A computed fold for a 1530-nucleotide RNA from a Fidelibacterota bacterium, annotated as small-subunit ribosomal RNA. Its mean pLDDT, the model's own confidence on a scale to 100, is 82. The sequence is in RNAcentral, with records from SILVA.
[in-house]
C1' cells in the first nucleotide's frame, strides 16, 4: 500500500466482499512448563451457611484468675482481707457517613473544564491566645416481681461517671444599637448593652496543703483537610415530537437553611423558554482513559484511578461535624422464614458460596508477615480493605519438545511416461548435551518499625524522678513457603498440534463421488477425467496453540473539516418576491470582540512516548523527563474581519431624451373556412378504406347557387425572429398597465447579493356553480381486422374542449444545467439601439444589449461544454449517498373530491447504472451480387414399381446419418460368407501377436466313431539343421503365467478426415499515428471489377493468408517421331477390305513449342483504373471445363475405416459353427425408373461414336436352341484380338385417339445361368395374364450453351445380381425486360434494454408454495402525565383540662417556668377511580410486496419492436395496457 466482483471486452459511477489490528469473550480440535495480569458483559433475579466494624487506662457492679497476709484442717483443699488484673453484658466516648459492591435510575450543573462563594460549614489534625472554679438531681447494668411460644416488655427498689443540669468567670465569639470611614454594601473600625464554657483519667515527687508531666476537656483566632451552593463553556438520537409554562417569570415582605434563592408562604405585576430546536419520546452513569486510524476522526467507558447515583420497591425523618445512613430506625407494598395463630423476623449490587438465567465467568482457602484504616497513651484488638495461595491457555511474555554426523538415497506409503520420482538426512545407526522433568541436598530478599532492655543527647521540672524528642547497640516479628534461586545424580528419555492448499492468498497430485453427497468470506465449485466435495500422499502457514463465531475501528475519499458530488451515472426546488440568517465596494480616524505574540496559572495520579534502572530476558515494575494539542488571567500588536464616527462614486437606484416587442387585463370590430337551417337547380348514388362494411340518400342525399344562424380558431406574413421570472403569449382597433434596451451623465451615496420558514404565480387534465356548444372528441355504440381485438382503421358520439367566478398545484414544469458577480484566444449569422466616415442612401468601421452556429486553452468517465461554460474563482440556497421494496405504508397537513406535500421499515439481490467499443440483429436506410426472383425449357407432388427413411411389427428385424448440410447416405453391389443382430450348439492363453518355464514331438498327412456343423473322443504315419555328441536352434503340440480379444460406452475427452456457409471476397499482421481504454486507422471515401481486381485520394506506410496467375483437359497452328494407327501420290493384288510393297503428305497418336496481352483503332472516363464499340484472329476481354476451399462458424459428422485417452467385459460384452434376420408391412415421407402415347407404338431395311475393360479373363467364327443360353474354342497380356449390336436418326410399311397394337405392374406355367446351396431371398428367357395410369391440388426442384432436354455406350463393386453411382459420346433448344418483390450473401451507415447474440431479451394478471409487512370488529399488556377519593410513617404549625427529677419562689401543701403524652390541621407514599395519551403483543378476514421449478393467458417494452416511446392527468379494459388532452426527444 491494496485486491475480487456488473461487461464479449473497455472506461467510469456505485454497492457488496476480503487481506490488518483489537476483545472481560464463547465454541470445535489439541495441550509440556513458568512469570505477570484478568475472570457474571445475561436476572439491580432469589438467596441456605460462615465471615466482612469495632474499640477504649471514662464508669459502676462483678464471674473466673494471680500475688501477699491470715483462718480452718483432710497438707493441699476450703474460706476471709488487701492488692493486681479483668471475659461476656451494661452506661459513656470515638468510630460506624471511611473502606468494599453495583450501574438500576439519571440527558441533569450528573460529569468534564474554568471560575465564584463579600452567600457557607468542617469532628479528629496543626499553630497562636485564654481557661479547666464550685454544686445538684437522676438512670441503665445488677436485684426482685410479673406478662409472652418467641421477639421482647412492664412494675418496684439500688448505684456510678469524661452521661445529664444549674451557678460563677470570659476584653476573644454571637446579636442589637450609636458613631467614624467609603461613591456604596453584611468592607474596615470605635463605643455601649445583652447572651453563651468546661471533665476528668494515668504517672512522678510530696511536709498530704500541693507541685509537676502527660492524655483528655472548654472558649477563641488562623491554617490544613473535606464538603455545600452558584456560574461560563462542552456533553447521544428523533421535527412522522412545534409550541411549552401558573410557583410558572419577576417584585415586596415574611418564614426556612450552615448558606444564596419561589426553597416555602401572603400580596402585586404578566411575565419566562423556543427553529442557535423549547416541550415530548427513545437510549445512556460521566471522565482520565481503552481499541483503531498517517492524522483528523470513529467506536467504547471491563480491570486501575476521579466524580455521581443506588443498596428488596416507594416514602420519611432521627442521631450526628458529617447521612436523609448497604451490614441504623419508622411506615406502606411485594416476597421469604418462624409461630403455641395471639404475634414476630429478614434484606449478599461486601468476601466466599447456592439455585436460576445464559454461549459464558473461579475457592463456602491462608494470613493480618507487609501496605492502609478504626479505637486506644501504649501493648494490642478488629479489618473477606489488603497481602498471598487455589481454579481457568481467558490474555500478554519467556522457555522447551533435542544438537551434530549419518545414502544403500533402506523399508513402508504415494505416484509414475514402469525408466523412475517424492516423503528424505527424514528414519535406522553413531557421537554428544541436560533447558525442562524426577530424586536428594543447600537456600534468600520481601523486616521497616513499634515495643522492651541498655548507652547517650536535648527539652520539661525544684528535681540527676516521671515524661517527651533524637541517635546508637541488643532482642523480637514471614501467610506465601517443602517458595524463588543454587548444586549433584539420572536418562533423549514423559512433552505437537491446528488450519489451509481454484482466484483474492503462501501451498498439487491420486482415488472415490457424479448438480448426488457436499463446499462456500466474495466470485463461485459438483451433471464420469473435480488442484474447489470426501479420503490418501505431498506441500504452505502459525505454533501450546490453531481455527470458527460475535463485536469495534481500519481499508471506506462509502457522510468527504482535513477529503466527494448534482447536463446524461443518485442528486438543481416548476418559477419569482421576500423575512430571519449568511456574505458584502473605495478611503480616513478610532476601538480591540475575532486574530496574533509573550508571561503566569491550571490541565490529579496512573496510562501513552523517551532515557535510565530492577526481576537471568521479556511481559511486568520503578525513577526522571517530555506530553497533556484545552481553559482562565494579565500585558502587548493593529495588517485583516467585526463595532463606532466621517467621507467617496465605480455596485445599486432615481431623473431626462429616444426605441422595439404574440408582455398582461378589458371592451369593440373583421374576413376565410366548417356545420346547421330555408329556398332554387339536379339525379342516384354519396361517404369511407389496404380492401370493405356500419352510416347518409328516391321522404331527393352528395354536387352546385343564393340567403340566414351559431360557435370556435385566427391561413399568408412567420423566421433556431420577438416579449415574459417561469407556466406561456400570434386577426385588427381603443383604453389601462408591467418590464427591458440605448444615449446623456444631472441626482442619492453601498441603499447590495443570496435567501430556511413564508407569500404569490403556475400547461394540460380534473372538480364546483351558471352559461355556451360549430368543429374536434375520452367513455360508449356499431362496422371491420384478428386465433381473440375490451386496440390500431372506419361511421357515429357524451363529458370535455369555449366564457364568468371559485378550487386543484401537478408534467420529460427540460437547456434534464439554481441565483448573482468577476475574469479568461477567436470566427461567422441574426434581432433591437447608438456613434464615426460619406452630400444623402447602399456599403464600410466602432460600440451596447439579446439570440444561434463553429471552435482555442481549459474541463469532462466519455459523449460533449467552450465569454449564453459543463473553464477559472467568490457568496448564498436546494439536493444526493447501491438496486428493489417505494413517487409505497403509518402519522401529520392541504383539498369538495380526485389527490398533493412530507416520507420510513421489515424483507430481498450482488449487482442496478452512465458513456463509449466490437459484433450480431431490425417487419431501419443506401449500394452490389447469385438460376435468388422474373423470362423460358423440362420435371417432382397424382399412378405402378425400384430404392432409402420414419413408424409399426418381430426372437432379431444390427449400427450409424436427422432442416438447408439425414433419407439410390456409410453400402463400388445382405441367398451362405459379409454380419456387427436373434435362436441353438460348442471352446477358454483362446480365431490372431509377443514372451517365460516345463514336457513331448520335425512340420505335415491319413483314418474311425458321434454330431446339423463347429467340436468332442480315439487310432495311425513320419523325425529337420548344426554339433566339441553334453547339447543348442528353428518349427509344432500340450500345460502354466504375463496377456490376447471386444463393430462394448463416451465424436460433449481426442488425432486424422469430411460436410456447410462458399470459390463467397473476405480474414489478418508489423511499424507508425489517434484514443485513459476496449479499440480505431490501414480495410473508410470517389470510380471500377468476377474479385480487398485495379486506379485516384487519404496518417498512414508496408506485408501475409485468400482473389488472379502458375498445373491438367479441351479449341487453332508448328516442329519432331511414325506401329498395332493413317493412305494423298506410286506399284501389286482381291468378289471386297491399307490386304501387300511402300509413304511420312493428311487424320490420328504423344512429346515439345507457338498463340490472347485490352496488344491495336475510335469513343467515354479525372491525361487514371477501366468500360463501350471495332479491326484482325481458330479463339477477345477469366475462350470453355477441372483441380485448387483464407481466418473462422456449426461442442456439425465419424470411437462401426483406421489410430487413440478413460471406463467396462474376461469359461464372456471374446472366439467358432448351423439356421434365421438385416428383404417383415395398415401407413407416412424423400430420391428415382417406366408411363399415360401419333414429335408416338410395332415391323422391316439402313447410317454414324467416344470413354473404357479383358488370363480364375474377354471370348470371335461355326453348330444347336423361339430365347435366355449351351457345345466347341480361333485370336488376344491388347492403337493388333475380343466385349461391340451403338441408340435416337434416316427410308418404307402398319396402327388412327381407344384404357388402345398405349402402358407394362401383378400372377400362372415352363426354362436358362451363376453358385456347396436361389424356400424365406438372385438375375434373365419363352408363353400366357394385362392392374393403376388419359399429364397430376396446395406446394416445390433443376437448368443460361454444346447447357437443358433426349438417345444409347462403357466402367467400378461383383461367383451371380444396377431403374443407383462414376464416366463417354450422339442429336440438340428456348429465354433473361429487368432488380420492385421471395431466399442467400458482401460492403457502408443507423438504432438497440441483444452478446447462449431475435430460436435474443422481456412485461403484467392468474394458479401453487414460502417469507416479512400494512389495514381490521376487537382482545391483552406496558409506560408517562392529568382530575378526584382515601390518606400510613413523619417534619412543621396549633392545642395540650392529662403527665413530668434537676432551675426559681415557697407557708414545704404547692406554684411558676419549661418539657412531654394525647388531640386537630397542612403536606404527604402506596392504593382506588375516571377520561384520554403513547407504545407493544395478538386477531377472523383483507391489501399489496418479495422469492421460488421447466405452470396458464396474452406480447406491452428494447429495431420505425411491427400503432415511435415516455411524462402528467382523466376515463376504460382479464392482464400487460388502450384512448383523449397538453407536454418532452431520452
Nucleotide at each position: 500500500a491494496g485486491a475480487g466482483u456488473u461487461u464479449g471486452a473497455u472506461c467510469c459511477u456505485g454497492g457488496c466482499u476480503c487481506a490488518g489490528g483489537a476483545u472481560g469473550a464463547a465454541c470445535g480440535c489439541u495441550g509440556g512448563c513458568g512469570g505477570c495480569g484478568u475472570g457474571c458483559u445475561u436476572a439491580a433475579c432469589a438467596c441456605a451457611u460462615g465471615c466482612a466494624a469495632g474499640u477504649c487506662u471514662a464508669g459502676g457492679a462483678a464471674a473466673g484468675a494471680c500475688u501477699u497476709c491470715g483462718a480452718g484442717c483432710u497438707u493441699g483443699c476450703u474460706u476471709g482481707a488487701a492488692g493486681u488484673g479483668g471475659a461476656a453484658a451494661c452506661u459513656g466516648g470515638c468510630g460506624a457517613a471511611c473502606g468494599g459492591g453495583u450501574g438500576a435510575g439519571u440527558a441533569a450543573c450528573a460529569c468534564g473544564u474554568a471560575g465564584a462563594u463579600a452567600a457557607c460549614c468542617u469532628a479528629c489534625c496543626c499553630a497562636g491566645g485564654g481557661g479547666c472554679g464550685g454544686g445538684g438531681g437522676a438512670u441503665a447494668a445488677c436485684g426482685u416481681c410479673g406478662a409472652g411460644a418467641a421477639a421482647u416488655c412492664g412494675g418496684c427498689a439500688c448505684u456510678a461517671a469524661u452521661a445529664c443540669c444549674g451557678c460563677a468567670u470570659a476584653u476573644a465569639a454571637u446579636u442589637u444599637c450609636a458613631g467614624a470611614u467609603u461613591a456604596a454594601u453584611u468592607u474596615u473600625u470605635u463605643g455601649a448593652a445583652a447572651u453563651g464554657a468546661a471533665a476528668g483519667g494515668g504517672g512522678g515527687c510530696u511536709u498530704c496543703g500541693g507541685c509537676u508531666c502527660u492524655c483528655a476537656c472548654c472558649u477563641u483566632u488562623g491554617g490544613a483537610u473535606g464538603g455545600g451552593u452558584c456560574u461560563g463553556c462542552g456533553u447521544c438520537u428523533g421535527a412522522u415530537u412545534a409550541g411549552c409554562u401558573u410557583g410558572u417569570u419577576g417584585g415586596u415582605g415574611a418564614g426556612g437553611u450552615a448558606a444564596u434563592g419561589g426553597c416555602u408562604c401572603a400580596c402585586c405585576a404578566a411575565g419566562g423558554c423556543u427553529a442557535c430546536g423549547a416541550u415530548c419520546a427513545g437510549u445512556a452513569g460521566c471522565u482520565g482513559g481503552u481499541c483503531u486510524g498517517a492524522g483528523a476522526g470513529g467506536a467504547u467507558g471491563a480491570u486501575c484511578a476521579g466524580c455521581c447515583a443506588c443498596a428488596u420497591u416507594g416514602g420519611g425523618a432521627c442521631u450526628g461535624a458529617g447521612a436523609u445512613a448497604c451490614g441504623g430506625c419508622c411506615c406502606a407494598g411485594a416476597c421469604u422464614c418462624c409461630u403455641a395463630c395471639g404475634g414476630g423476623a429478614g434484606g449478599c449490587a461486601g468476601c466466599a458460596g447456592u439455585g436460576g438465567g445464559g454461549a459464558a465467568u473461579u475457592u463456602u482457602g491462608c494470613g493480618c508477615a507487609a501496605u492502609g484504616g478504626g479505637c486506644g497513651a501504649a501493648a494490642g484488638c478488629c479489618u473477606g480493605a489488603c497481602g498471598c495461595a487455589g481454579c481457568a491457555a481467558c490474555g500478554c511474555c519467556g522457555c522447551g519438545u533435542g544438537a551434530c554426523c549419518g545414502a544403500u538415497g533402506a523399508a513402508g506409503c504415494a505416484u509414475u511416461u514402469a525408466g523412475g520420482u517424492g516423503u528424505g538426512u527424514a528414519a535406522a545407526g553413531g557421537u554428544c548435551u541436560g533447558u525442562c522433568g524426577u530424586u536428594a541436598g543447600g537456600g534468600a530478599a520481601g523486616a521497616a518499625c513499634a515495643g522492651a532492655g541498655u548507652g547517650g543527647u536535648g527539652g520539661u521540672u525544684a528535681a540527676u524522678a516521671c515524661c517527651c524528642u533524637c541517635c546508637g547497640c541488643u532482642u523480637c516479628u514471614g501467610a506465601c513457603g517443602g517458595u524463588a534461586c543454587c548444586u549433584a545424580a539420572c536418562a533423549a528419555g514423559a512433552a505437537a498440534g491446528c488450519u489451509c492448499c481454484g482466484g483474492c492468498u503462501a501451498a498439487c497430485u491420486c482415488c472415490g463421488u457424479g448438480c448426488c453427497a457436499g463446499c462456500a468470506g466474495c466470485c463461485g465449485c459438483g451433471g464420469u477425467a473435480a488442484u474447489a466435495c470426501g479420503g490418501g500422499g505431498g506441500g504452505a502457514g502459525c505454533a501450546a496453540g490453531c481455527g470458527u463465531u460475535a463485536u469495534c475501528c481500519g481499508g471506506a475519499a462509502u457522510u468527504a473539516c482535513u477529503g466527494g458530488g448534482c447536463g446524461u451515472a443518485a442528486a438543481g426546488g416548476g418559477c419569482a418576491c421576500g423575512u430571519a440568517g449568511g456574505c458584502g465596494g473605495g478611503u480616513u480616524c478610532u476601538u480591540a470582540a475575532g486574530u496574533c505574540a509573550g508571561a503566569u496559572u491550571u490541565u490529579a495520579a496512573a496510562u501513552c512516548c523517551a532515557a535510565c534502572a530492577g526481576c537471568u530476558u521479556a511481559a511486568c515494575u520503578g525513577u526522571u523527563g517530555a506530553c497533556c494539542u484545552g481553559g482562565a488571567u494579565c500585558u502587548g500588536a493593529a495588517a485583516c474581519u467585526g463595532g463606532g464616527a466621517g467621507u467617496c462614486u465605480u455596485g445599486a437606484g432615481u431623473g431626462u431624451a429616444a426605441g422595439a416587442g404574440a408582455g398582461g387585463a378589458a371592451a369593440g370590430c373583421g374576413g376565410a373556412a366548417u356545420u346547421c337551417c330555408u329556398g332554387g337547380u339536379g339525379u342516384a348514388g354519396c361517404g369511407g378504406u389496404g380492401a370493405a362494411a356500419u352510416g347518409c340518400g328516391u321522404a331527393g342525399a352528395u354536387a352546385u347557387c343564393a340567403g340566414g344562424a351559431a360557435g370556435a380558431a385566427c391561413a399568408c406574413c412567420g423566421g433556431u425572429g420577438g416579449c415574459g421570472a417561469a407556466g406561456g403569449c400570434g386577426g385588427c382597433u381603443u383604453u389601462c398597465u408591467g418590464g427591458c434596451u440605448u444615449a446623456u451623465u444631472a441626482c442619492u451615496g453601498a441603499c447590495g447579493c443570496u435567501g430556511a420558514u413564508g407569500u404569490g404565480c403556475g400547461a394540460a387534465a380534473g372538480c364546483g356553480u351558471g352559461g355556451g356548444g360549430a368543429g374536434c372528441g375520452a367513455a360508449c355504440a356499431g362496422g371491420a381486422u384478428u386465433a381473440g381485438a375490451u386496440a390500431c382503421c372506419c361511421u357515429g358520439g357524451u363529458a370535455g374542449u369555449c366564457c364568468a367566478c371559485g378550487c386543484c398545484c401537478u408534467a420529460a414544469a427540460c437547456g434534464u444545467u439554481g441565483u448573482a458577480c468577476a475574469c479568461u484566444u477567436g470566427g461567422u449569422g441574426u434581432c433591437g439601439g447608438g456613434g464615426g466616415a460619406c452630400u444623402a442612401a447602399c456599403c464600410c468601421c466602432c460600440u451596447c444589449g439579446g439570440u444561434g452556429c463553429c471552435g482555442u486553452a481549459g474541463c469532462u468517465a466519455a459523449c460533449g461544454c467552450g465569454u449564453u461554460a459543463a473553464g477559472u474563482g467568490u457568496a448564498c440556497c436546494g439536493c444526493c449517498u447501491g438496486g428493489g421494496g417505494a413517487c409505497u405504508a403509518c402519522g401529520g397537513u392541504c383539498g369538495c373530491a380526485a389527490g398533493g406535500c412530507u416520507g420510513a421499515a421489515a424483507c430481498u439481490c450482488a449487482a442496478a447504472g452512465g458513456a463509449a467499443u466490437u459484433g450480431a440483429c431490425g417487419g431501419g436506410g443506401g449500394c452490389c451480387c447469385g438460376c435468388a426472383c422474373a423470362a423460358g425449357c423440362g420435371g417432382u407432388g397424382g399412378a405402378a414399381c425400384a430404392u432409402g427413411u420414419g413408424g409399426u411389427u418381430u426372437a432379431a428385424u444390427u449400427c450409424g446419418a436427422u432442416g438447408c448440410a439425414a433419407c439410390g447416405c456409410g453400402a463400388a453391389g445382405a441367398a451362405c460368407c459379409u454380419u456387427a443382430c436373434c435362436c441353438a450348439g460348442a471352446c477358454u492363453u483362446g480365431a490372431c501377436a509377443u514372451u517365460u518355464u516345463a514336457a513331448c514331438g520335425a512340420c505335415u498327412g491319413u483314418c474311425u466313431g458321434u454330431g446339423a456343423a463347429a467340436g468332442c473322443a480315439g487310432a495311425u504315419u513320419u523325425u529337420c539343421u548344426c554339433u566339441u555328441c553334453g547339447g543348442a536352434g528353428a518349427c509344432g503340440u500340450u500345460a502354466u503365467g504375463a496377456c490376447a480379444g471386444g463393430u462394448g460406452a463416451u465424436g460433449c475427452a481426442u488425432g486424422g478426415c469430411u460436410g456447410u456457409c462458399g470459390u463467397c471476397a473476405g480474414c489478418u499482421c508489423g511499424u507508425g499515428u489517434c484514443g485513459u481504454g476496449a479499440g480505431a486507422u490501414g480495410u473508410u471515401u470517389g470510380g471500377u471489377u468476377a474479385a480487398g481486381u485495379c486506379c485516384a485520394g487519404c496518417a498512414a506506410c508496408g506485408a501475409g493468408c485468400g482473389c488472379a496467375a502458375c498445373c491438367c483437359c479441351u479449341a487453332u497452328c508448328c516442329u519432331u517421331a511414325g506401329u498395332u494407327a493413317c493412305c494423298a501420290u506410286c506399284a501389286g493384288g482381291u468378289a471386297a477390305u491399307g490386304c501387300u510393297g511402300g509413304g511420312g503428305a493428311c487424320u490420328c497418336u504423344a512429346a515439345g513449342g507457338a498463340u490472347a496481352c485490352u496488344g491495336c483503332c475510335c469513343g467515354u472516363g479525372u491525361u487514371a483504373a477501366a468500360c463501350g464499340g471495332g479491326a484482325g484472329g481458330a479463339a477477345g476481354g477469366u475462350g470453355g471445363g477441372g483441380a485448387u476451399g483464407a481466418c473462422g462458424u456449426c461442442a456439425a459428422g465419424u470411437c462401426a475405416g483406421u489410430a487413440u485417452g478413460u471406463c467396462c467385459c474376461u469359461u464372456a460384452c471374446g472366439u467358432c459353427u448351423g439356421g434365421g434376420g438385416c428383404u417383415a408391412c395398415a401407413c407416412a415421407c424423400g430420391u428415382g425408373u417406366u408411363a399415360c402415347a401419333a414429335u408416338g407404338g410395332c415391323c422391316g431395311g439402313u447410317a454414324c461414336a467416344a470413354u473404357g475393360g479383358g488370363u480364375u479373363g474377354c471370348g470371335a467364327a461355326c453348330u444347336c436352341g423361339c430365347g435366355a443360353g449351351a457345345g466347341u474354342g480361333a485370336g488376344c497380356c491388347a492403337a493388333u484380338c475380343c466385349c461391340a449390336a451403338a441408340a435416337a436418326g434416316c427410308c418404307g410399311g402398319u396402327c388412327u385417339c381407344a384404357g388402345u397394337u398405349c402402358g407394362g405392374a401383378u400372377c400362372g406355367c415352363a426354362g436358362u445361368c451363376u453358385g456347396c446351396a436361389a424356400c424365406u431371398c438372385g438375375a434373365c428367357u419363352g408363353c400366357g395374364u394385362g392392374a393403376a395410369g388419359u399429364c397430376g391440388g396446395a406446394a416445390u426442384c433443376g437448368c443460361u450453351a454444346g447447357u437443358a432436354a433426349u438417345c444409347g455406350c462403357g466402367g467400378a463393386u461383383c461367383a451371380g445380381c444396377a431403374u443407383g453411382c462414376c464416366g463417354c459420346g450422339g442429336u440438340g433448344a428456348a429465354u433473361a425486360c429487368g432488380u420492385u418483390c421471395c431466399c442467400g450473401g458482401g460492403c457502408c451507415u443507423u438504432g438497440u434494454a441483444c452478446a447462449c447474440a431475435c430460436c435474443g431479451c422481456c412485461c403484467g394478471u392468474c394458479a401453487c408454495g414460502c417469507c416479512a409487512u400494512g389495514g381490521a370488529a376487537g382482545u391483552c399488556g406496558g409506560u408517562a402525565g392529568c382530575g378526584c377519593c382515601c390518606g400510613a410513617a413523619g417534619u412543621c404549625g396549633c392545642u395540650g383540662g392529662c403527665u413530668c427529677a434537676a432551675c426559681c419562689c415557697c407557708u414545704c401543701g404547692g406554684g411558676g417556668g419549661g418539657a412531654g403524652a394525647g388531640g386537630c390541621g397542612c403536606c404527604g407514599a402506596a392504593g382506588g377511580u375516571g377520561a384520554g395519551a403513547u407504545u407493544g403483543a395478538u386477531g377472523a378476514c383483507u391489501g399489496g410486496g418479495g422469492c421460488g421449478a421447466a405452470g396458464u393467458c396474452g406480447u406491452a417494452a428494447c429495431a420505425a419492436g411491427g400503432u415511435a416511446g415516455c411524462c402528467g392527468u382523466a376515463c376504460u379494459g382479464g392482464a400487460a395496457a388502450g384512448u383523449g388532452c397538453g407536454g418532452c426527444u431520452g